Molecule: SAM riboswitch aptamer (S box leader)
Organism: Bacteroidota bacterium
RNA sequence: AACUCAUCAAGAACGACCGAGGGAUCAGGCCCGUUGACGUCGUAGCAACCGGUUCGCCGAGCACGUCUCGCGAAUGUCAGGUGCUAAAUCCUGCCUGGACGAAGAACCAGGGAAGAUGAGGG
Numbered sequence: 001a002a003c004u005c006a007u008c009a010a011g012a013a014c015g016a017c018c019g020a021g022g023g024a025u026c027a028g029g030c031c032c033g034u035u036g037a038c039g040u041c042g043u044a045g046c047a048a049c050c051g052g053u054u055c056g057c058c059g060a061g062c063a064c065g066u067c068u069c070g071c072g073a074a075u076g077u078c079a080g081g082u083g084c085u086a087a088a089u090c091c092u093g094c095c096u097g098g099a100c101g102a103a104g105a106a107c108c109a110g111g112g113a114a115g116a117u118g119a120g121g122g
Stems, first nucleotide, its partner, number of pairs: 003120006013043005021032003026093004044085003049081002051078003054073003058070004089114001094111005
């Protein structure tokens, strides 16, 4: 790397440097960008995937303890490991249904593909 599982409409930006494209990929759309985007660095922030920790008229286990595991606490709490801080993963693309004798477009719902992040895995 492959592979497995979970989540992806919430949340959170300033400064410095750089200088022309950027929003993963292809296409179509729609946005961001010389009033400096994207990127890099610094600082700040967001939050509950991993980790720590507190409590309980909760549950299970047996080695019976200030034990272990699970669950709950409106989203408990902490920012240690990652991650993230325009727009739903910016939207659509493939399939199914709503839905009709056939075909097509738009819309709505569900699923898929691809991707991102985490935890495993090797």